A computed fold for a 525-nucleotide part of an RNA from a Pseudomonadales bacterium, annotated as small-subunit ribosomal RNA, 5' domain. Its Rfam family is "Bacterial small subunit ribosomal RNA".
[in-house]
Context: one part of a larger RNA
RNA sequence: GAUUGAACGUUGGCGGCAGGCUUAACACAUGCAAGUCGAACGAGAAAGUCCCUUCGGGGAUGAGUACAGUGGCGGACGGGUGAGUAACGCGUAGGAAUCUGCCUGGUAAUGGGGGAUAACUCGGGGAAACUCGAGCUAAUACCGCAUACGCUCUACGGAGGAAAGAGGGCCUCUAUUUAUAAGCUCUCGUUAUCAGAGGAGCCUGCGUAGGAUUAGCUAGUUGGUAGGGUAAAGGCCUACCAAGGCGACGAUCCUUAGCUGGUCUGAGAGGACGAUCAGCCACACUGGAACUGAGACACGGUCCAGACUCCUACGGGAGGCAGCAGUGGGGAAUCUUGGGCAAUGGGCGCAAGCCUGACCCAGCCAUGCCGCGUGUGCGAAGAAGGCCUUCGGGUUGUAAAGCACUUUCAGUAGCGAAGAAAAGCCAGGGGCUAAUACCCCCAGGUCUUGACGUUAACUACAGAAGAAGCACCGGCUAACUCCGUGCCAGCAGCCGCGGUAAUACGGAGGGUGCGAACGUUAAUC
Numbered sequence: 001g002a003u004u005g006a007a008c009g010u011u012g013g014c015g016g017c018a019g020g021c022u023u024a025a026c027a028c029a030u031g032c033a034a035g036u037c038g039a040a041c042g043a044g045a046a047a048g049u050c051c052c053u054u055c056g057g058g059g060a061u062g063a064g065u066a067c068a069g070u071g072g073c074g075g076a077c078g079g080g081u082g083a084g085u086a087a088c089g090c091g092u093a094g095g096a097a098u099c100u101g102c103c104u105g106g107u108a109a110u111g112g113g114g115g116a117u118a119a120c121u122c123g124g125g126g127a128a129a130c131u132c133g134a135g136c137u138a139a140u141a142c143c144g145c146a147u148a149c150g151c152u153c154u155a156c157g158g159a160g161g162a163a164a165g166a167g168g169g170c171c172u173c174u175a176u177u178u179a180u181a182a183g184c185u186c187u188c189g190u191u192a193u194c195a196g197a198g199g200a201g202c203c204u205g206c207g208u209a210g211g212a213u214u215a216g217c218u219a220g221u222u223g224g225u226a227g228g229g230u231a232a233a234g235g236c237c238u239a240c241c242a243a244g245g246c247g248a249c250g251a252u253c254c255u256u257a258g259c260u261g262g263u264c265u266g267a268g269a270g271g272a273c274g275a276u277c278a279g280c281c282a283c284a285c286u287g288g289a290a291c292u293g294a295g296a297c298a299c300g301g302u303c304c305a306g307a308c309u310c311c312u313a314c315g316g317g318a319g320g321c322a323g324c325a326g327u328g329g330g331g332a333a334u335c336u337u338g339g340g341c342a343a344u345g346g347g348c349g350c351a352a353g354c355c356u357g358a359c360c361c362a363g364c365c366a367u368g369c370c371g372c373g374u375g376u377g378c379g380a381a382g383a384a385g386g387c388c389u390u391c392g393g394g395u396u397g398u399a400a401a402g403c404a405c406u407u408u409c410a411g412u413a414g415c416g417a418a419g420a421a422a423a424g425c426c427a428g429g430g431g432c433u434a435a436u437a438c439c440c441c442c443a444g445g446u447c448u449u450g451a452c453g454u455u456a457a458c459u460a461c462a463g464a465a466g467a468a469g470c471a472c473c474g475g476c477u478a479a480c481u482c483c484g485u486g487c488c489a490g491c492a493g494c495c496g497c498g499g500u501a502a503u504a505c506g507g508a509g510g511g512u513g514c515g516a517a518c519g520u521u522a523a524u525c
Base pairs, nucleotide, nucleotide: 001525002524003523004522006521007520008519009518010517013372014371015370016369017368018367019365020364021330026328027327028326030325031324032323035073036072037071040070041069048061049060050059051058052057080283081282082281089208090207091206092205093204094203095202098200099199100198103196104195105194106193107192108191109190110189111145113143114142120135121134122133123132124131125130151160152159153158165188166187167186168185169184170183174181175180176179209255210254211253216246217245218244221243222242223241224240225239226238227237228236258280259279260278261277262273263272264271265270285306286305287304288303289302308319309318310317311316336362338361339360340359344358345356346355347354348353375405376404377403378402385396386395387394388393409466411461412460413459414458419452424446425445426444428442429441430440431439469514470513471512472511473510474495475494476493480509481508482507483506484505490497491496
């Protein structure tokens, strides 16, 4: 000098864009953060309103709505944190023995049956959490049978293995002939399999801290055979056999640490760091375990153990903010218990839509960077006052006053974009079809959808009106005098100042530097 996720002191007008627990991976009150689908399925209220009434009630609507349940998909993404990890964890370059829901493109199918079970009803246990028994019922839930282009196994003879329906429309064919379906057609699904895309698992070369005041380490250890296990290679695991394997090119041990793209600095080489943003990894009170599933050994799932907190009728139960806010604590130190799903993205759904503390916005903070303003011109009697003085004057100083202007920003009032594309509806063209239904695609019209928001921008109004400080002045280092003090009080980054004339302490006047900041401290180059 540059820099910072900074802090502290003094001061503080506005805006834009960013950033905001670096410490206790400490403990957490409260609310919200993952649901959705009735076009998979069975069941199904109430209030209110209206009508009837024998005044007990009944019916319609509310409504096939709400709340639940079975089932499907999603809760493995998104969001947080950096404790652990010196490792194929990460980075880079390769590899072969693998899996892959949703999505895309092919091929072939979607036949015929069965038995249950929640919800519900009845009964029981319990303080509660919850739970037990009996009975009824549905499915795209579950299980057989049939079939098998391709698939799996094979001793090449053969053997094995699937499926689920739902919704819209129609009468061309078939069947009853009003209209409907077991018919036709379309859409979405389901099953098997081949490929693709994206994703994931595994292996390897090289690179990736400090310590030798750590020199030897290792028995599933190193290799082989056989088997098991896995989606998959492999001591991954087991049995047997052999005795290997690593190490001064630093094994083992100890300490420290998430890694990278990058960031800061520097002419570069290098050094230091790894906040925000992005990629990967790891973790989710601590430790362990598996279940489900395409995917987890699963932050807001399950089980066990432990610590802690809470409830209890003492028998037993409940919980996990390193999600967003917020609280206590720790600390030099780090924000609102805000608005909205309008946009982007995600989940579910045919869709309408619902959910979304992701996200988009707003709030707080000079924390940083950048921009703007705090006026402009004229103005010498060089006013008054202050300070200094050799008492003549000098300086503050065109500075002020005064005169003439301007109105950025802030203020008040008005006007007012863009962020909105869609979806829906209407008629047109094309595709499908028996069809002018339905459904899909395309161009057109129409109707709406904005949290921010009293938005941005623009216009008008009034008035210099509302807006300057901080550090320093001995040398380094730009800037000097007076008074006070008297080795005291104090200053200080280094050299050093102060013991009666201190440009070095304290105050004042003046000056220098930077400026909504200026200094100090800490840290890096």
NCBI's taxonomy places the organism under Bacteria, Pseudomonadati, Pseudomonadota, Gammaproteobacteria, Pseudomonadales. Model confidence (mean pLDDT): 86 of 100.